Record summary: Transfer RNA from Candidatus Methanobinarius endosymbioticus, 77 nucleotides, folded computationally. The coordinates come from a structure-prediction model, not an experiment, and the mean pLDDT is 82. The RNAcentral record of the sequence draws on ENA. Taxonomically the source falls in Candidatus Methanobinarius (Archaea, Methanobacteriati, Methanobacteriota, Methanobacteria). It matches the Rfam family "tRNA". Rfam's curators write: Transfer RNA (tRNA) molecules are approximately 80 nucleotides in length. The family's RNA type in Rfam is transfer RNA.
[in-house]
RNA sequence: UGGACCGGUGGCCCAGUCUGGAUAAGGCGACGGACUUCUAAUCCGUAGAUCGAGGGUUCGAAUCCCUCCCGGCCCGU
Numbered sequence: 001u002g003g004a005c006c007g008g009u010g011g012c013c014c015a016g017u018c019u020g021g022a023u024a025a026g027g028c029g030a031c032g033g034a035c036u037u038c039u040a041a042u043c044c045g046u047a048g049a050u051c052g053a054g055g056g057u058u059c060g061a062a063u064c065c066c067u068c069c070c071g072g073c074c075c076g077u
Base pairs, nucleotide, nucleotide: 002075003074005072006071007070008069011028012027013026021059030046031045032044033043034042052068053067054066055065056064
């Protein structure tokens, strides 16, 4: 440098993609409250992602198509 495969989704991890469907689930963490003498634990609540970037298809895209970027792994020279 070329080719194949897998992945990129809140601060972190991760599901959802196959089969498009309207509010993107859950855990950790953060904040507030309850409980407690205090802390921890436990319980309740709140905020936070429009889904790697751009374009296309569609009434509708995280999901389908195209190009590109990043990471991992493998193969070839």